Small-subunit ribosomal RNA, central domain from a metagenome, 348 nucleotides, folded computationally. Rfam family: Bacterial small subunit ribosomal RNA. Gene Ontology terms of the family: structural constituent of ribosome and ribosome. The prediction has a mean pLDDT of 88. The full RNA is in RNAcentral, with records from SILVA.
[in-house]
Context: one part of a larger RNA
Formats: sequence, C1' cells, structure tokens
RNA sequence: UUGGACGUAAAGGGCAUCUAGGCGGUUAUGUAAGUGUGGAUUUAAAGGCAGAGGCUUAACCUCUCGUAUGGUCUGCAAACUGCAUAACUAGAGUUUAGGAUGGGGAACUGGGAUUCCGCGUGUAGGGGUGAAAUCUGUAGAGAUGCGGAAGAAUACCGGUGGCGAAGGCGAGUUCCUGGCCUAAAACUGACGCUGAAAUGCGAAAGUGUGGGGAGCGAACAGGAUUAGAUACCCUGGUAGUCCACACUGUAAACGUUGUACACUAGGUGUUGGAGGUUAAUAUCUUUAGUGCCGUAGCUAACGCGUUAAGUGUACCGCCUGGGGAGUAUGCUCGCAAGAGUGAAACUC
Repeated sequence: UUGGACGUAAAGGGCAUCUAGGCGGUUAUGUAAGUGUGGAUUUAAAGGCAGAGGCUUAACCUCUCGUAUGGUCUGCAAACUGCAUAACUAGAGUUUAGGAUGGGGAACUGGGAUUCCGCGUGUAGGGGUGAAAUCUGUAGAGAUGCGGAAGAAUACCGGUGGCGAAGGCGAGUUCCUGGCCUAAAACUGACGCUGAAAUGCGAAAGUGUGGGGAGCGAACAGGAUUAGAUACCCUGGUAGUCCACACUGUAAACGUUGUACACUAGGUGUUGGAGGUUAAUAUCUUUAGUGCCGUAGCUAACGCGUUAAGUGUACCGCCUGGGGAGUAUGCUCGCAAGAGUGAAACUC
C1' cells in the first nucleotide's frame, strides 16, 4: 500500500460554523466529455509466454506464432454519470397561528444559613476526637435576645424531568437575544448532505492587571497517630475559589459509540404538543424527545436492538504488536506553565 477495523481488545477529532473538494431527488429534450463497441496507426530489436529446430544433452543459439498495456486519429450507440435547456414537488427552506424551556447576555430585588462587629442577659467552660491534644474562654467565651456588616451559594419544588452543538445551565423580576416543537394552508423550487484547511465556542486547574474575600481551602505551621507518618484525623491557614477584562485550549471533554439520510417485530413508563370520543374520570390515534424490556439481525463475548453496535448509502476523522514515548528533535502557538505536530536507535 491493499485489506480489515474503530462501545469494552490499537483506533470517532472536545463541539460547532463554513471554504475547497467528494457525493447528490423526479420528468423531458439535446449534447457526446466520461462510458460501450468497431476501424486505422503506433507501442524498435533483444527479452517474457506458446510451438518447432541446431550444437551428443542442458545451459546457449535460431525460426515461427500470437499476446500484452498505453498513446494518436476516426465511425457508430445513448442506458448510466457529466454538461446545457425547460419543467416538477416527495428533500431543504420561507410566511402565518399557537406551545414548552435551569438555552445565552445585562440590570435590579429577595429570603434562609454562615462568619464577623456592637449592646443586653448570664457563668465556667467551649471546641474537637476512636481517645486526646494543639486551639479558645474570668481581659467574661460557649449559650441566648436585639441590632448591624460582608461575601458566596440559591433548601423545598427537583424528576433515568427540561434546555443547549458541545463545554454546560437551577431563587425571583424586567429588558435584549438563540434554537426547538405542533397544526393547517400558501409560497420558493434541489436552494441539499458531508466537510481537509480556516474560524469561533470550549469544565476544572493555571497565568496577567485591577477589585473582592463570608465559608471552604492546595502550600505552610502546629497537635495527634505511628517503628517512621513529609499522609489519612484535628486546630489554624496563604494562593485559589467570586467579579471585570485579557490569556491558556486541555479532561475518564464518555454514550469511551463522528455527521446526515433511508429501511427493518413489539411491549411498557415519562416530558412537550396536535386530533378523536365521553357528562366526567378515563381511553384511543398521531407526532417530537427521554428511559426500561425485548423479536429478527449483529457481536469474540459482554451486550446492542426504530435513540442500533441491525440492513444500506454519502462524506470526514482515526488505527495497524508491547515498551522506548506522547519522549527526543525541528517547526507553530503561549507571558509562563505548557499545548499542537511528532520519530528513531535499542529491547521483548
């Protein structure tokens, strides 16, 4: 490379948007680039393959035959692909009317808890643990009542419930804003799918500047435990956690399952709609999600099973024994930490 793979054995890019490219619905007509089928010409000789012959045989040599692939010119065909023209509505989209929503951003406003501060009551402990001690308290703690301040998080509702492309999103109100679902019509008329590169988004930790700092809490200090204890437990506690703006660009970024479309038994729960029926509860049908069980089929097995890991199509990404190694080197990016790309020797 071919082939075969990618839930768990190596392997789906963290996620999206989009360029080039690849692929692309139905009908008619034309064209003839691809395609098919003829003709001409070329593809030197030697060599190879096949059949003969000559050296005693073989190697070797000679003769004959056709072949092979490609190029050029040319005739015909028109199913398929392409191209052109004209049309269509089943893909895709637009309009109208409803619906659900922790989707995003900004501003404002709450309640409870915690800690701290002030004042009052009150007196000897409090705290912590397996047990203790460090710690705290007669300079009046802990407890309790009233008042005040600050920051962070939003109990219950809350749910294999909702929304979002993913990361993720949960007090309330207002404003701005994105996507989705449903119903019936009308309109556009293939406008589509995928997507290298590129661009944007991207938890936590970390970085820079400026704020903020209640609780928690890497580092650090002390007390314990222990043979030791650079830990687990306890008392403290700095960065950080929070906000604004910029960077970083990684995660078990996981459903360890790329995106889109079509097809292929059912049953049962739940969320959002729509439509029947009924006096009502209920129930039925149909959709878009979200769970469980399961048929066929698939799978090494586990399991998956209309939310496929089944059956197919299109396009992208990626894998090719373990270690060395996500290392070295070079390049790109970054303030740094580091990130991306990414070997070989050697060894089993």